The RNA shown here (c-di-GMP-I-GGC riboswitch aptamer) has 82 nucleotides.
The model forms 100% of the base pairs in the Rfam consensus.
The sequence was found by an Rfam model in a public genome assembly.
């Protein structure tokens, strides 16, 4: 390099509960939690998706958000077979 059976050092953590000198909402941060994960590390670039400050109302082009939805890119821990 491929690939991921079992194991280690261990790592991350869905729900839901409690928080919040974040944020207009989607969201995010904190602690608690364990359904999961070999990238559930990082990155909104393509494709979904979710929000609607704003506006007499709407749309969702612009904005903002999701990396635990799919590609993609970039780093990366361990190891049996082939």
């Nucleotide at each position: 390099a491929u690939u991921g059976a079992a194991a280690a050092u261990g790592g991350c953590a869905a729900a839901c509960u409690c928080u919040u000198a974040c944020g207009a909402a989607a969201g995010g941060g904190g602690a608690g939690g364990a359904c999961g994960c070999a990238a559930a590390g990082c990155c909104a670039c393509g494709g979904g998706c979710c929000u609607a400050c704003u506006u007499a109302a709407a749309u969702a082009a612009a904005a903002g958000g999701c990396a635990g939805c799919c590609g993609g890119g970039c780093c990366g821990c361990c190891a049996a077979a082939a």